[in-house]
RNA sequence: CAUAAUCAAAGCUAAACCUGCUGGGAGGCAGGGGCGGAAAGUCACGGGUCCAACUGGAAAGCCGAACUGCCGAA
Numbered sequence: 001c002a003u004a005a006u007c008a009a010a011g012c013u014a015a016a017c018c019u020g021c022u023g024g025g026a027g028g029c030a031g032g033g034g035c036g037g038a039a040a041g042u043c044a045c046g047g048g049u050c051c052a053a054c055u056g057g058a059a060a061g062c063c064g065a066a067c068u069g070c071c072g073a074a
Base pairs, nucleotide, nucleotide: 012037013036017032018031019030020029021028022027035061041067042066045064046063047062049058050057051056
């Protein structure tokens, strides 16, 4: 360097995109789909982002905090 084998287990979730419904919009819900995720679970508390111009709304798979969950080499 090449080839072969191996690279826990049980599971979970789910991008882009497509279809339907819904919303003024960001977006949301459902089905398909599967990029990925070891907290890509919850949460709008902080920063950032988006809609909007109503002391309003969205988004947790942007970062941080908080809470919670699975396995177990040590």